A computed fold for a 73-nucleotide RNA from Parcubacteria group bacterium Gr01-1014_20, annotated as transfer RNA.
The prediction has a mean pLDDT of 80.

[in-house]
RNA sequence: GCCUCCUUAGCUCAGUUGGUAGAGCAGCUCCCUUUUAAGGAGAUGGUCGCAGGUUCGAUUCCUGCAGGAGGCA
Repeated sequence: GCCUCCUUAGCUCAGUUGGUAGAGCAGCUCCCUUUUAAGGAGAUGGUCGCAGGUUCGAUUCCUGCAGGAGGCA
């Protein structure tokens, strides 16, 4: 220098043929318990890496950039 893949909640990851995003764990509140642990219920938590483009509408499609991993030279 070129090619491929990845980037979504605090962490680990889902989410497809475009219609406004979810699980588990962690943390918070409540219930239960003599207390803790365990168990149950609930709420909170997201500019979907950044910037453009296409579209009525983009996490999803296209381009560039950044970071990470691998391969070739």
Record summary: It matches the Rfam family "tRNA". Its family is annotated with triplet codon-amino acid adaptor activity in the Gene Ontology.